This is a predicted complex of two RNAs, RNase P RNA and transfer RNA, with 439 nucleotides together. Its mean pLDDT, the model's own confidence on a scale to 100, is 77.
RNA sequence: GCAGUUGGAGGAACAGUCGCGCUCUGUCGUUUGCCAGAGUGAGGAAAGUCCGAACUCCGGAGAAUCAAGGCGCCCGGUAACACCGGGGCGGAGCGAUCCGACGGAAAGUGCCACAGAAACAAUACCGCCCGCCUCUGGCGGGUAAGGGUGAAAUCGUGGUGUAAGAGACCACGGCCGGCGACAGUAAUGCCGCCGGCGGGCAAACCCCGCCUGGAGCAAGGCCAAAUAGGGGAAGAGAGGUUGAUUCGCCUCGUUUGAUUCCCGGGUAGGCCGCAGGAGCGAUCGGGUAACCGACCGCCCAGAUAAAUGACUGUUAAUCCGUCUUGCACGGUGAACAGAAUUCGGCUUAUUUCCAGCUGUGCAU
RNA sequence: UCCUCGGUAACUCAAUGGUAGAGUGAGCGGCUGUUAACCGCUAAGUUGCAGGUUCGAGCCCUGCCCGAGGAGCCA
Numbered sequence: 001g002c003a004g005u006u007g008g009a010g011g012a013a014c015a016g017u018c019g020c021g022c023u024c025u026g027u028c029g030u031u032u033g034c035c036a037g038a039g040u041g042a043g044g045a046a047a048g049u050c051c052g053a054a055c056u057c058c059g060g061a062g063a064a065u066c067a068a069g070g071c072g073c074c075c076g077g078u079a080a081c082a083c084c085g086g087g088g089c090g091g092a093g094c095g096a097u098c099c100g101a102c103g104g105a106a107a108g109u110g111c112c113a114c115a116g117a118a119a120c121a122a123u124a125c126c127g128c129c130c131g132c133c134u135c136u137g138g139c140g141g142g143u144a145a146g147g148g149u150g151a152a153a154u155c156g157u158g159g160u161g162u163a164a165g166a167g168a169c170c171a172c173g174g175c176c177g178g179c180g181a182c183a184g185u186a187a188u189g190c191c192g193c194c195g196g197c198g199g200g201c202a203a204a205c206c207c208c209g210c211c212u213g214g215a216g217c218a219a220g221g222c223c224a225a226a227u228a229g230g231g232g233a234a235g236a237g238a239g240g241u242u243g244a245u246u247c248g249c250c251u252c253g254u255u256u257g258a259u260u261c262c263c264g265g266g267u268a269g270g271c272c273g274c275a276g277g278a279g280c281g282a283u284c285g286g287g288u289a290a291c292c293g294a295c296c297g298c299c300c301a302g303a304u305a306a307a308u309g310a311c312u313g314u315u316a317a318u319c320c321g322u323c324u325u326g327c328a329c330g331g332u333g334a335a336c337a338g339a340a341u342u343c344g345g346c347u348u349a350u351u352u353c354c355a356g357c358u359g360u361g362c363a364u
Numbered sequence: 365u366c367c368u369c370g371g372u373a374a375c376u377c378a379a380u381g382g383u384a385g386a387g388u389g390a391g392c393g394g395c396u397g398u399u400a401a402c403c404g405c406u407a408a409g410u411u412g413c414a415g416g417u418u419c420g421a422g423c424c425c426u427g428c429c430c431g432a433g434g435a436g437c438c439a
Stems, first nucleotide, its partner, number of pairs: 001360010012315007020041007029034001043336001047347002050345005055216004068212005073087005088102001089100004103207002108205002110201003125147002127143007155173006174197007182189002220272004230263005237252005279298003283294004319331004323326001365435007374388004382419001390406005412428005
C1' cells in the first nucleotide's frame, strides 16, 4: 500500500431576520381569543410492530389438568425476554474472527426421489470360491474382502484364518452407552474399566422439561351541546297574518295530548389517562463482563390532522476543483429519516470519523 | 392498534420436499384466393429478496420488500 475483521464515538456549532406548537407571567393588557415577554420544542434509528414488560379493562378465583402456542448446551445479568455477558461443544475461514432452533432417532409412527442387487428390512448386478452338468457356457450353493450406484451401503487399517471370505478372531485406532477417579459452580474435558458397533431427517408427527388467561391508550375513566328517540309532571291552548294592540281570518291541538318544564341514556366536542421515569449525566466502589451499589447534579417534546421550519452570514468535519504544493485559494456543507401511552431489546435503513487485530505485497 | 391472505412465463392459475407445468398471448410453419377459426412446432422463469434446515426447498423455518382485505367505539 491492498484485502479483510472487530469494537467504539458522533449524527454539526454560533449569530441575525421571519414563522409555528406547548407552558408560565402580564403593570386589574383583555373582545376568552388575541397581544407582549420569558422558557421549551424529534431520533439513532422516532421506522418495522418482531419479542419482552409496565399500565388499563374483561374473565377466572389464587391452583391443577387438558387444548393451543412458544422456548430448549451451562453459568450469570435483568422487572422480564426468543435480549445481553462469559464459558463449553460443533461448524466455516490461512488467520483476525464469525455462525449455530445446540434436549431425545436405544419409546413409537412416518419419509429417504432418481440411480443402485439392496435405502432399513432384508438382500446380491459384476466379481471371488466350491460342487455338478449336455463345458467359449449353464445350474445349485457359499461369500460380502474388490468393482459399480448414490447425499448416505453395515466401523477403519494391518494381520490371523479360510475353498473363497467375513469383528469370525487378534493388534492399533474411531464412535456410542454405562460405571468410577480427577479438574471445573456447571455444560464439559481428561484418564481407566466394562459392554456394544447399519445410517440420516424431530425448522416431519411425536416424546421429555420449562413458560404463557384474553384484549389492547380507538385500553379505560370523567364532563357534556344541537337534533331525534325514551321516562315523568303540568296541561288548553300554541303558532301565523299586522309597524304594534284588539277583533277577524288561516293552520295545529284538547286523552290518537298542541305546548311548557324536569330526568336519564348518549353522539359531536372537551378533559384525564399523558410525561419525575425499571429516567438522564458525572465521580467513586464491586464484578473478567453484562450489570449492580453509593453519592452529587439535572428535569429533558406532548401535538390531535397533527408544531418542531425557512432564509442569510461566519466556522467545523467531509468531499471536489485549481496550481504558486501551502495546514493555500475557491466551492460543497450532506445521508437515512421524522415523536403520537410508556419503557427494555431485536431487526432493518443511512453518513462520517477513530482505534485494535489478521492476511499479504513492496522498501529499509 | 390488532389480525388474515397473497407474490410462480407478458396475463390468469397449477405443482406430496425429488427434472417447475397448463390455458390465453407471442413467434415460425401449414391450411385458405385472403383473414379469422383450425393443425403442428418453438421460445419465454433469479418461483418477490436474503439467509438457514435438508443429500435435495416454489413447498419447511427466520428476517426483510411489496400488494390486497378485515376488525375495533356507541346505540